Source information: Model confidence (mean pLDDT): 84 of 100. This is a predicted structure of a 684-nucleotide part of an RNA (large-subunit ribosomal RNA, domain II) from an Oscillospiraceae bacterium.

Context: one part of a larger RNA
C1' cells in the first nucleotide's frame, strides 16, 4: 500500500411540536389481583393518582370574576370566544459518558534504591619508576642557642605511568555489533581514590561537591491499579439511492473575539389573500455631487491705499519730517475647505392613485446552518490619490457555478448545465498554418518586426503622413558660386595693452554708399588675418518659420536558453475607419424522453446548477409474527460468467460451481449500509 472483517446520533426518563389511532367534557389507569389454548402474550378486575373542564390573589379567600384600593374609580390578569386525554411513530430539547476516537493533567491506594544518588556496616584493590618535607645522627659553628654541611629518613588531596576509574578532541557507527558502542589522542591513578557484599532513605517524598541531576532504558514530580467513558468552546472521522427548495460569513451583546445568545438570511407545515415587486403620475423630507464665498466661519496670492507699530533725523517735553521694515481696515484682481454654505442637482428614499405582473409579501408554529469571507466596478476613509494592503457604503460574481473566450489561470468577458441527439441559429471571441471559420472588400497610416503578441514617463530629435497660421518670391525668393563688406575711428572709459570682438559707458552717433553693426563668430600679447550681418552679380522656382493632430524613434537594465501560445507575418496575418459573409457554448431553436409544482376535465403552462442546511419518496441487510397449505440432494445459500428490468440504491432469468438450507407477500423490531478517523485486527 492493497484485500477481508470490525468501526461512530444509541438507550432510559422528563417536558415540547407534528403525524397516526382510540375515546371525548371527558381521557387514562398504577401497584396489585383473576382467567386463558402459557407468550416479542391476550382478556378482565383494580378510579389510588395524573391531565382537562375557571380564574384571580403572596395568602386567608372569593369566584365569571378576582387582585390592588377608602372606592360601587381606574388599572392588572381572566370570562365573554369549550377540546382534551391516552397510546404509538417521528423532529428537535433537557438529564444522564449521550455521535465515535484523542490529551497535557488532578486525586486515592499501593509497588519500587537488584539501575542510580547519598549514608551506614564489613571486606578488598592500587605494576613499576621519580622527587626527597619533618625528624634523627655525625661534622662544622655558637658563650649557649641559632645556623650551615653530609648522611640517614621516607612526608605529600607530590611527579611520570599499568591495572582500575574517568571521558578532552576527532573519526567511525546512526534500520548500529551496541536504545550511548568502537579506534586513536586525552584526565585521575595513596586519594574528597576505586570496588565487592549486607543494609537504610520513597513520590511534592527521598537523595543531590547543585546539572532540576538521579530515584529500574521513564523525572520541573516515578511506576501500577483505581476515581474514569475526567474534561477537551479544539483537531480528525461519521457508512445506501433518487427528487424539491436552498443560505450565511451582517447587526447587537458577551472574561467575548476560531465559542455562544437574540435578530437577519434558508427550509417545512397549516393560515392570510395582492398587502410584495415593476412602470407611470402626483406629492413630500433632505444638504451630497457641483458651485459659491463683497452670505457666514476659517484659511489665502498679487497690486493699490495705509490706521497703527518699528527705525532714522530732531531745537528730542511736545510737535514735526523721512522711510528698501512690519502691517489693521478698505479697494482692485485671483483662488481654497470632511467637521464653511447665499445656493444646489442627478439618483435613492417616504406616502398616495392608475396600470402591469402571477412572482412575491407579511403573521404563527417545527427544523436549521451561518456569525474566518474573498475578488472586481463605482462612492469614500486610512496609507504614499502604495499594496493581491486595510476599513465602510453600493452593485455584480466566486463562495455554492459546470460550459465558451482570455495560451495556461475561483471570482475579467460571454453564458446559468433535467436527460438524449453524427440537426439548426447565435454570444463573447475569432476566421494564414498549428485550429473550426475570408490569405474577404474599400480607404488611409506604420518601416520600427514598431506591432500582432504584457505595462511605461518626464524629456530629446530636419523620422514620416495630414491640417492651420504668417512671411519672402519672375520688380527673381531660398541654397550655392563671384565681388564688395568702407570712412570719422584705435568711439569714450578702463588698462601694461583693449584697435568691432577681456570688461564698463552710451540719443551704438555720423559720413560715403548698391551695401556695410561703434560689429555674429574664429583669431592676436595688442594689431594683423579669416568670417558673418548687409549689398550687387550669376542662377531660375518655389522658399523660410510657427503651431495642431496620426503613426513611428531614443529614453528601455535581472539574474541556467531564448520565444508573441508557437510557426510566422510588411499595399500585412500590424494600426485606424467602414462594409459583407462565416466559425463559435451545456445560451436559444428543432426532435424524443423524464421529474416537480400549479391548473384543467375536449387543456396545458411554468420549473428542474448547487456547498452548509430543511423537506419528500424509496432500495438493501438481520431477526420476529402471520401468509403463500411457498422453494430445495430432480440441488438451498454462497461463488462465477452472461442476458434482461429499474433514473438510482438495486431486482430478476439462465449456464457452470457449490452441497443444505432458503424465499414471496403483509406488518413489526433493529447491534441496519464504510473510502477515508497518521482508525482496530488478520492476510498478502
Nucleotide at each position: 500500500a492493497c484485500c477481508u472483517a470490525c468501526g461512530a446520533g444509541u438507550u432510559a426518563c422528563c417536558a415540547u411540536c407534528u403525524c397516526u389511532g382510540g375515546c371525548a367534557a371527558g381521557g387514562u389507569u398504577g401497584a396489585g389481583g383473576g382467567a386463558g389454548a402459557c407468550g416479542a402474550c391476550u382478556c378482565c378486575c383494580g378510579u389510588a393518582g395524573c391531565c382537562g373542564c375557571a380564574g384571580c390573589g403572596a395568602a386567608a379567600g372569593c369566584g365569571a370574576g378576582u387582585c390592588u384600593g377608602a372606592a360601587c374609580a381606574g388599572g392588572g390578569c381572566g370570562c365573554c370566544u369549550g377540546a382534551g386525554u391516552c397510546a404509538g411513530a417521528g423532529g428537535g430539547g433537557g438529564u444522564a459518558g449521550a455521535c465515535g476516537c484523542g490529551a497535557a493533567a488532578c486525586c486515592g491506594a499501593g509497588u519500587g534504591a537488584u539501575c542510580u544518588a547519598c549514608a551506614c556496616a564489613u571486606g578488598u584493590c592500587c605494576a613499576g619508576g621519580c622527587u626527597g618535607a619533618a625528624g634523627u645522627a655525625c661534622c662544622g659553628g655558637u658563650a649557649a642557642c641559632a645556623c650551615g654541611g653530609u648522611a640517614u629518613g621516607g612526608a605529600g588531596g607530590g611527579c611520570c605511568g599499568c591495572a582500575c576509574g574517568g571521558a578532552u578532541a576527532a573519526g567511525c557507527g546512526u534500520u548500529g555489533a551496541a536504545a550511548a558502542g568502537c579506534u586513536u589522542c586525552c584526565c585521575g591513578a595513596u586519594g574528597a581514590g576505586g570496588u565487592g557484599u549486607g543494609u537504610g532513605u520513597a513520590g511534592g517524598a527521598g537523595u543531590g561537591a547543585a546539572a532540576g541531576g538521579c530515584c529500574a532504558a521513564u523525572c520541573a514530580a516515578a511506576c501500577u491499579c483505581g476515581g474514569a467513558g475526567a474534561u477537551a468552546g479544539c483537531u480528525c472521522g461519521u457508512a445506501c439511492u433518487c427528487c424539491c427548495c436552498g443560505a450565511a460569513a451582517g447587526g447587537c451583546a458577551u472574561u467575548u473575539a476560531g465559542g455562544u445568545g437574540c435578530c437577519g438570511c434558508c427550509u417545512c407545515g397549516g393560515g392570510u389573500g395582492u398587502u410584495u415587486c415593476c412602470c407611470u403620475u402626483g406629492u413630500g423630507a433632505g444638504g451630497u455631487a457641483g458651485a459659491g464665498c463683497g452670505a457666514c466661519u476659517g484659511a489665502u496670492u498679487g497690486g493699490a491705499u495705509g490706521c497703527g507699530a518699528g527705525g532714522g533725523c530732531u531745537u528730542c517735553g511736545c510737535c514735526g519730517c523721512c522711510u528698501a521694515u512690519c502691517a489693521a481696515g478698505u479697494c482692485c484682481a485671483g483662488a481654497c475647505a470632511a467637521a464653511c454654505u447665499c445656493c444646489g442637482a442627478a439618483u435613492g428614499c417616504g406616502c398616495a392613485g392608475c396600470g402591469g405582473c402571477c412572482a412575491a409579501g407579511g403573521g404563527c408554529g417545527g427544523g436549521a446552518g451561518u456569525a474566518a469571507g474573498g475578488g472586481c466596478g463605482c462612492g469614500g476613509g486610512u496609507g504614499c490619490u502604495a499594496a493581491g494592503g486595510u476599513c465602510c457604503g453600493u452593485g455584480c460574481c466566486c463562495g455554492a457555478g459546470a460550459g465558451g473566450a482570455g495560451a495556461a489561470g475561483a471570482a475579467u468577458c460571454c453564458a446559468g448545465a433535467c436527460c438524449a441527439u453524427c440537426g439548426g441559429c447565435u454570444a463573447a471571441g475569432g476566421c494564414c498554418c498549428c485550429g473550426a471559420a475570408a490569405u474577404g472588400c474599400a480607404u488611409g497610416c506604420u518601416a520600427a518586426g514598431u506591432u500582432a503578441g504584457a505595462c511605461u514617463a518626464a524629456c530629446g530629435a530636419a523620422g514620416u503622413c495630414c491640417g492651420g497660421c504668417c512671411c519672402c518670391c519672375a520688380u527673381g525668393a531660398c541654397a550655392g558660386c563671384u565681388a564688395g563688406g568702407a570712412u570719422g575711428u584705435u568711439g569714450g572709459c578702463u588698462u601694461g595693452g583693449a584697435a568691432g570682438c577681456a570688461g564698463c559707458c552710451a540719443u551704438u552717433c555720423a559720413u560715403u554708399c548698391a551695401a556695410a553693426g561703434a560689429g555674429u563668430g574664429c583669431g592676436u600679447a595688442a594689431c594683423a588675418g579669416c568670417u558673418c550681418a548687409c549689398u550687387a552679380g550669376u542662377c531660375g522656382a518655389g522658399g523660410a518659420g510657427c503651431u495642431g493632430g496620426g503613426c513611428g524613434u531614443g529614453g528601455a537594465u535581472a539574474a541556467u536558453a531564448a520565444u508573441c501560445g508557437g510557426g510566422u507575418a510588411u499595399g500585412a496575418a500590424g494600426c485606424a475607419u467602414g462594409c459583407u459573409g462565416c466559425c463559435g457554448a451545456a445560451g436559444c431553436c428543432g426532435u424524443g424522453g423524464g421529474a416537480u409544482c400549479c391548473g384543467u376535465u375536449g387543456a396545458g403552462g411554468a420549473u428542474c446548477g448547487g456547498u452548509a442546511g430543511g423537506g419528500g419518496a424509496g432500495c438493501a441487510u438481520u431477526c420476529c409474527a402471520g401468509u403463500c397449505g411457498g422453494c430445495g440432494u430432480c440441488g438451498a445459500a454462497g461463488g462465477u460468467g452472461u442476458c434482461c428490468c429499474g433514473c438510482g440504491a438495486g431486482g430478476g432469468g439462465u449456464g457452470c460451481u457449490g452441497g443444505a438450507g432458503c424465499g414471496u407477500c403483509u406488518g413489526g423490531a433493529a447491534a441496519g449500509g464504510c473510502a477515508a478517523a497518521u482508525g482496530u485486527a488478520g492476510g498478502u